[in-house]
RNA sequence: AUCUGACAACGCGAAGCCACCGGAAGGCAGCUCCGAAAAAUCACCGGCCUGAGGAAAAAACCCCAUGACAGCGGGAUUUCCAGA
Numbered sequence: 001a002u003c004u005g006a007c008a009a010c011g012c013g014a015a016g017c018c019a020c021c022g023g024a025a026g027g028c029a030g031c032u033c034c035g036a037a038a039a040a041u042c043a044c045c046g047g048c049c050u051g052a053g054g055a056a057a058a059a060a061c062c063c064c065a066u067g068a069c070a071g072c073g074g075g076a077u078u079u080c081c082a083g084a
Stems, first nucleotide, its partner, number of pairs: 002084004012035001016031002020027002034071001040077003044074003047069001049067001053064002
């Protein structure tokens, strides 16, 4: 450096509860620990979620990300342990 693996060790921390932020999706901190070998980072591509605001409209539905999801998939970057 490459490949394979996750028994062990180091780490991460789903859902839930609670505090805060947000219009919402969701984020963030603590507790807890579903799980995953990149569950580390990045919205580049696809997909999905939301609709404050906009358009339309009698109203509602519907439409639109500039918002969000990296634990949806792809891609890019970085990388611990063990064995070969």